[in-house]
Context: one part of a larger RNA
RNA sequence: CCUCCCUGAAGGAACUCGGCAAAUUAACCCCGUAACUUAGGAAGAAGGGGGGCCUUGUAAUUUAAUUAUGAGGUGGCACAAAAUAGGGAGUAGCGACUGUUUAGUAAAAACACAGGACUCUGCAAAGUUGAAAAACGAGGUAUAGGGUCUGACGCCUGCCCGGUGCCAGAAAGUGAACAGGAAAAGUUUAACAAGCUUUGAUUUUAAGCCCUGGUAAACGGCAGCUGUAACUCUGACGGUUCUAAGGUAGCGAAAUUCCUUGUCGGGUAAGUUCCGACCUGCAUGAAUGGCGUAACGACUUCUCCACUGUCUCCAGGGGGGGUCCA
Numbered sequence: 001c002c003u004c005c006c007u008g009a010a011g012g013a014a015c016u017c018g019g020c021a022a023a024u025u026a027a028c029c030c031c032g033u034a035a036c037u038u039a040g041g042a043a044g045a046a047g048g049g050g051g052g053c054c055u056u057g058u059a060a061u062u063u064a065a066u067u068a069u070g071a072g073g074u075g076g077c078a079c080a081a082a083a084u085a086g087g088g089a090g091u092a093g094c095g096a097c098u099g100u101u102u103a104g105u106a107a108a109a110a111c112a113c114a115g116g117a118c119u120c121u122g123c124a125a126a127g128u129u130g131a132a133a134a135a136c137g138a139g140g141u142a143u144a145g146g147g148u149c150u151g152a153c154g155c156c157u158g159c160c161c162g163g164u165g166c167c168a169g170a171a172a173g174u175g176a177a178c179a180g181g182a183a184a185a186g187u188u189u190a191a192c193a194a195g196c197u198u199u200g201a202u203u204u205u206a207a208g209c210c211c212u213g214g215u216a217a218a219c220g221g222c223a224g225c226u227g228u229a230a231c232u233c234u235g236a237c238g239g240u241u242c243u244a245a246g247g248u249a250g251c252g253a254a255a256u257u258c259c260u261u262g263u264c265g266g267g268u269a270a271g272u273u274c275c276g277a278c279c280u281g282c283a284u285g286a287a288u289g290g291c292g293u294a295a296c297g298a299c300u301u302c303u304c305c306a307c308u309g310u311c312u313c314c315a316g317g318g319g320g321g322g323u324c325c326a
Stems, first nucleotide, its partner, number of pairs: 001321008010312002014310001019307001028050004036041001038152001052074009075079001087305004092300002094297002099111002115150007127136003153292004158222003163219002165215005173209002179203001183199005223241005250284001251281001262278005
């Protein structure tokens, strides 16, 4: 010097991105226990108290053992005498939950999930694997199986079908091959016909496209300018342009807010964070789900109590290692 451990006056988070680390708490018995709640929980909530040994009484059918309870006494610094053995409370966000995950830097708010919805599939099913045979689906049969999205529960899930997709329809238009063979050219001939060879029009014609409808828990989308009320401000109201339709309920400086440390309130002596509001939403918004929500979380934010060498400010001791000297 490195490493592991122990102790510490006074203070007690002043440390730090952040109480990281450490400390506190701890098993058992008794008392006691809030908001909220899906009435199960929350809860070991919180917060208190007890404990050794000796003598002795009582109860359990009671002699033993044991348990419970009462009285008296007694030793220690310390009686769960060593070791193992929750720190707690409040607030908000996200995800309902138990689970799963980047074997070797990420355990999470990501994935999954029960539940919800749409859609395909009538069985030789749809779908998947395979070159095929065949297999799975399934020795199942629409209360079944496949795909996609959402993600417990509660209250809900608005408007738009113009574009893209999907479904249905079918009059006209377009429309390939096949079919068909008008006509033309070549060849032969003096010429024509016929033959042969080549080219080949009208016509006929499927799906698709076009077209007509439907469909958003399909992909997606959900405006602008301007005037107006008896102070001012604001604008219930009006005008106008565009659109397929102009964002409803909710929520909102938010895991979304640029300006921004917005403004107001709370907490602090002092608060870019936090909590509650406001709404001027740069650029919220309803299964790409919206808003709530008890319980749960090695998740994230802020605060408080307890506790402490994290710190003020370091000191001492022990184990192991290294180096130097002898």
A computed fold for a 326-nucleotide part of an RNA from Protostelium mycophagum, annotated as large-subunit ribosomal RNA, domain IV. NCBI's taxonomy places the organism under Eukaryota, Amoebozoa, Evosea, Protosteliaceae, Protostelium. Rfam family: Bacterial large subunit ribosomal RNA.